[in-house]
Context: one part of a larger RNA
RNA sequence: GGAUGAACGCUAGCGGCAGGCCUAAUACAUGCAAGUCGAGCGGUAGAGGAGCUUUCGGGUUCCUUGAGAGCGGCGCACGGGUGCGUAACACGUAUGCAACCUACCUUUUACAGGGGGAUAGCCCGGGGAAACCCGGAUUAAUACCCCAUGGUACUAUUGAUCGGCAUCGUGAUAUAGUUAAAGAUUUAUCGGUAAAAGAUGGGCAUGCGUCUGAUUAGCUAGUUGGGGGUGUAACGGACCACCAAGGCGACGAUCAGUAGGGGUUCUGAGAGGAAGGUCCCCCACACUGGCACUGAGAUACGGGCCAGACUCCUACGGGAGGCAGCAGUAGGGAAUAUUGGGCAAUGGGCGAGAGCCUGACCCAGCCAUGCCGCGUGCAGGAAGACGGCCUAUUGGGUUGUAAACUGCUUUUAUACGGGAAGAAAAAGUCCAUGCGUGGAAAAUUGCCGGUACCGUAUGAAUAAGCACCGGCUAACUCCGUGCCAGCAGCCGCGGUAAUACGGAGGGUGCAAGCGUUGUCC
Numbered sequence: 001g002g003a004u005g006a007a008c009g010c011u012a013g014c015g016g017c018a019g020g021c022c023u024a025a026u027a028c029a030u031g032c033a034a035g036u037c038g039a040g041c042g043g044u045a046g047a048g049g050a051g052c053u054u055u056c057g058g059g060u061u062c063c064u065u066g067a068g069a070g071c072g073g074c075g076c077a078c079g080g081g082u083g084c085g086u087a088a089c090a091c092g093u094a095u096g097c098a099a100c101c102u103a104c105c106u107u108u109u110a111c112a113g114g115g116g117g118a119u120a121g122c123c124c125g126g127g128g129a130a131a132c133c134c135g136g137a138u139u140a141a142u143a144c145c146c147c148a149u150g151g152u153a154c155u156a157u158u159g160a161u162c163g164g165c166a167u168c169g170u171g172a173u174a175u176a177g178u179u180a181a182a183g184a185u186u187u188a189u190c191g192g193u194a195a196a197a198g199a200u201g202g203g204c205a206u207g208c209g210u211c212u213g214a215u216u217a218g219c220u221a222g223u224u225g226g227g228g229g230u231g232u233a234a235c236g237g238a239c240c241a242c243c244a245a246g247g248c249g250a251c252g253a254u255c256a257g258u259a260g261g262g263g264u265u266c267u268g269a270g271a272g273g274a275a276g277g278u279c280c281c282c283c284a285c286a287c288u289g290g291c292a293c294u295g296a297g298a299u300a301c302g303g304g305c306c307a308g309a310c311u312c313c314u315a316c317g318g319g320a321g322g323c324a325g326c327a328g329u330a331g332g333g334a335a336u337a338u339u340g341g342g343c344a345a346u347g348g349g350c351g352a353g354a355g356c357c358u359g360a361c362c363c364a365g366c367c368a369u370g371c372c373g374c375g376u377g378c379a380g381g382a383a384g385a386c387g388g389c390c391u392a393u394u395g396g397g398u399u400g401u402a403a404a405c406u407g408c409u410u411u412u413a414u415a416c417g418g419g420a421a422g423a424a425a426a427a428g429u430c431c432a433u434g435c436g437u438g439g440a441a442a443a444u445u446g447c448c449g450g451u452a453c454c455g456u457a458u459g460a461a462u463a464a465g466c467a468c469c470g471g472c473u474a475a476c477u478c479c480g481u482g483c484c485a486g487c488a489g490c491c492g493c494g495g496u497a498a499u500a501c502g503g504a505g506g507g508u509g510c511a512a513g514c515g516u517u518g519u520c521c
Base pairs, nucleotide, nucleotide: 001521002520003519004518006517007516008515009514010513013374014373015372016371017370018369019367020366021332026330027329028328030327031326032325035074036073037072040071041070046065047064048063049062050061051060052059053058081285082284083283091209092208093207094206095205096204097203100202101201105198106197107196108195109194110193111192113147114146115145116144123136124135125134126133127132153178154177155176156175157174162169163168183190184189211257212256213255218248219247220246223245224244225243226242228240229239230238260282261281262280263279264275265274266273267272287308288307289306290305291304310321311320312319313318338364340363341362342361346360347358348357349356350355377408378407379406380405387399388398389397390396391395413458414457415456416455417454418453422448429440430439431438432437465510466509467508468507469506470491471490472489476505477504478503479502480501486493487492
């Protein structure tokens, strides 16, 4: 000098864009953050209408509509947070899988025949303070089960051909066995099953790279390898029995400490050094530890079980909870924001759609935290005014064209008026089309926000500080103090004329900031 997620002191007019718990992965009151589908299913409370009846309270039947709850499907593995752990195939990069999986989506082919038994809900009854639980009767499905059919699926046998990368891969042909399906409807469609391929997303393996310490030198028993099995989507000591005795290490094993990694960021002429906050990719975690279930996918932040610590409720028998989601609270700290608005846009989930949900997101609020931009006026004006400061010659110098005064302008400010872009559509309707799809007309939709912006009026009107002035280093005098009080980044100032302390006048630098401190180059 540059940089900063900064903090502190003094000061402060406005706007745009960005950023904002670096500390206690401490504890959390309250609200919200993941639902959706009635075009899968049975169907209710309620509401409206009509009829019958009535002790005028009502009861009952039918039709229409229809919550909440329930079964079922899809989603909840995304999105959002944090950096505890991890020195590791975690990450980066480059390869491999002749060792693998992939819901929704796209393409293609084939199929969808028949039957059955339950169970939530509803009703009745019981237990419990509650959380909730139990029994009886009854009911539906795109829930569940059985039979049939069946293939390039799977299993076993057969193995022509071709190929390779060691194990091997490809498999024409033939035989036997096994396994499917679901309907809805407004008739437009949407779904279902099997198989092949694609796309997307993942899994696994390997080469190379990846902090410090030798005042850590030896480490290792599933340890290293084998053939055999178990298990997995899949390879593998991943696991198991048996056999062998190996494997790693000064090219730093093991141990200890520290740490999420990268794209990138800062600095530097570069080489290099330092950092990994915001944004993007990957990983890990979700009170602490362990475990599996469901599922295409989790060993699952707002799912489950067990144990532990903590907090809360209790009728003492037993129960409930997990903000490292968004706000917010307490605590810690030098220090870091609102218990805001909206789904209008972008995106996501569900749905045929209308739509619903979305603290993702888009906006607004707070903070000079940073960067950028604008303003605090412009021109004229010498009696060089008053006052201040310095000087001492009656006087002079300086503040200083600075002020007053005259003229001008109106960014900004205030008031009034006008007033956006961001909205494109999607869906619906009509037309064309075998299907993708294309075309047309009309309507609707804005949180921000009556905001930005524009115009008119008024009037210099609303707006300057901070640090420094001995040398380094731009900028000097007076007074006070008297090795005191104090200053100080280094050298060093102060003991009676201190340009170095404190004040004043003047000056220098930067400027809505200026200075100090911390950290990095």
This is a predicted structure of a 521-nucleotide part of an RNA (small-subunit ribosomal RNA, 5' domain) from Algoriphagus hitonicola. The prediction has a mean pLDDT of 82. Its Rfam family is "Bacterial small subunit ribosomal RNA". Rfam links the family to the GO terms ribosome and structural constituent of ribosome.